[in-house]
Predicted 3D model of RNase P RNA and transfer RNA as a complex of 514 nucleotides. It holds a member of the Rfam family "Bacterial RNase P class A". It is annotated as a ribozyme.
RNA sequence: CCAGACGGCUGGACGGCCGCUCCCCGCGCGAUACGGGGAGAGGAAAGUCCGGGCUCCACGGAGGUGCGGUGCCGGGUAACGCCCGGCGGGGGCGACCCCAGGGAUAGUGCCACAGAAAGUACACCGCCAAGCCUGCACCGGGACAACCCGGGCGGGCGGCAAGGGUGAAAUGGUGCGGUAAGAGCGCACCGCGCUGCCGGCAACGGCGGCGGCACGGAAAACCCCACCGGGAGCAAGACCAAGUAGGGGCGGCAGGUGCCGUGCCGGCGGGAAGUGACCGCGGCGGCGGCACCGGGCGGACCUUCGCGCCGCUGCCCGGGUCGGUCGCACGAGGCGCCCGGCGACGGGCGUCCCAGAGGAAUGGCCGUCACCCCAGGCAGAUCGCCUCGCGGCGGUGUCGCCGAGGGUACAGAACCCGGCUUACACGCCGUCUGGCGUU
RNA sequence: GCCGACGUAGCUCAGGGGUAGAGCAACUGAUUCGUAAUCAGUAGGUCCGCGGUUCGAAUCCGCGCGUCGGCACCA
Numbered sequence: 001c002c003a004g005a006c007g008g009c010u011g012g013a014c015g016g017c018c019g020c021u022c023c024c025c026g027c028g029c030g031a032u033a034c035g036g037g038g039a040g041a042g043g044a045a046a047g048u049c050c051g052g053g054c055u056c057c058a059c060g061g062a063g064g065u066g067c068g069g070u071g072c073c074g075g076g077u078a079a080c081g082c083c084c085g086g087c088g089g090g091g092g093c094g095a096c097c098c099c100a101g102g103g104a105u106a107g108u109g110c111c112a113c114a115g116a117a118a119g120u121a122c123a124c125c126g127c128c129a130a131g132c133c134u135g136c137a138c139c140g141g142g143a144c145a146a147c148c149c150g151g152g153c154g155g156g157c158g159g160c161a162a163g164g165g166u167g168a169a170a171u172g173g174u175g176c177g178g179u180a181a182g183a184g185c186g187c188a189c190c191g192c193g194c195u196g197c198c199g200g201c202a203a204c205g206g207c208g209g210c211g212g213c214a215c216g217g218a219a220a221a222c223c224c225c226a227c228c229g230g231g232a233g234c235a236a237g238a239c240c241a242a243g244u245a246g247g248g249g250c251g252g253c254a255g256g257u258g259c260c261g262u263g264c265c266g267g268c269g270g271g272a273a274g275u276g277a278c279c280g281c282g283g284c285g286g287c288g289g290c291a292c293c294g295g296g297c298g299g300a301c302c303u304u305c306g307c308g309c310c311g312c313u314g315c316c317c318g319g320g321u322c323g324g325u326c327g328c329a330c331g332a333g334g335c336g337c338c339c340g341g342c343g344a345c346g347g348g349c350g351u352c353c354c355a356g357a358g359g360a361a362u363g364g365c366c367g368u369c370a371c372c373c374c375a376g377g378c379a380g381a382u383c384g385c386c387u388c389g390c391g392g393c394g395g396u397g398u399c400g401c402c403g404a405g406g407g408u409a410c411a412g413a414a415c416c417c418g419g420c421u422u423a424c425a426c427g428c429c430g431u432c433u434g435g436c437g438u439u
Numbered sequence: 440g441c442c443g444a445c446g447u448a449g450c451u452c453a454g455g456g457g458u459a460g461a462g463c464a465a466c467u468g469a470u471u472c473g474u475a476a477u478c479a480g481u482a483g484g485u486c487c488g489c490g491g492u493u494c495g496a497a498u499c500c501g502c503g504c505g506u507c508g509g510c511a512c513c514a
Stems, first nucleotide, its partner, number of pairs: 001435009012369007020040007042410001046421002049419005054233004060305006067229005072086005087101001088099004102224002107222002110217002124164002126160003131157006138151005172190006191213001192211008237326004247317007255293008263284003267281004295310004319513003333352008370408004376402003381396006440510007449463004457494001465481005487503005
């Protein structure tokens, strides 16, 4: 100098003018206005993805089911799916980075197409001719033929899983032996599983022994195991004020008895020629009211104890208000120093008070400066050409100076914290790695 | 501010691990004097985007983007 890795910071400055919100003081009974003073967005205030505080749900106790989440180990923390330190696996020459990283030997389901076979493995091409059966117009021998013996070439049965081929994946890999050909069939090493000892809090690692070896993938499929979790959310909720119709409809769940009223009858009787009205009795699988008992409901469900309400509850239509105060700004708070810890973080001391609006303030303009981009100019460097030379022309190119003009992001508190994720112009700092050059 | 649902062809929607479909619309041809209807055929897709899991993702998971809906208090 180039290329990179990791960690952190910053998020324009000053002045003038005009404005905005809140608080305090003055004037004032009080509010507004006026005058003075003070304070006034972020690293993400964002997405609302996690975890809490806080508030209400009577939400209280115990057990279980379900649902949701988390998932190597240890630690940090109020808590977390966050952070730190390790372990294992993967990537990179390296600094370093990435991993939803429990269980597939608990079970169920899935693995399209292709392929012989895709989950109790299997045999398409191929390999074999040791074994059994068989064909031959082949070879040799029995002088020839039939026929016999041996061989050769085929076919079938059979054996095999080395090679080819398919696939994302083919039932351990490499080598040697072995065999008809082969094969964990045997052996060595690697891998896998089981196990003993040692180290480590642990994840795990190291060494040894045993087993020829079966157990592919996938749990961001169901599931199993362990652990965690009640629901809703500041439009939570509390108070004050004003106003209206504790109005209507449709359902869901939970029942019996008695009485009264009313209605109905698929019943009976009276009356009557017949039917109906009417009257009486009876019944109802109707409705309403009252009483008693049983019980019902209570923010996933069940059991139990306790408590509360007695009908509980869901949806829809309709009526009224569109005001104020609190919650709401001292907090797991910021900054500095010291101590402990590899670190996340913890402890101690000192110091500071730091937005609280409610359709929602924190802004706009001008000037100077800073930084960046850039048309262009100056200057020197270098190369080529012309020239005797001074010098001139053209090209390369920016370490220096000037510079018209342009730009300075992402974004906007809304109850508050801790994280994560996403967005972000121009820059700055520190540590480290690889390469090249010079000394 | 808080909570929830959805995003697939021009439009309305299916599809919930194995080459993406239906209806309407569009285009071409037939029919008709012509149009509509009808019949035959054709084209059209980054499955909102980016990552991850998997052999394989519209589908499963994470993060973004966009659209839509609901939530005030009183009686």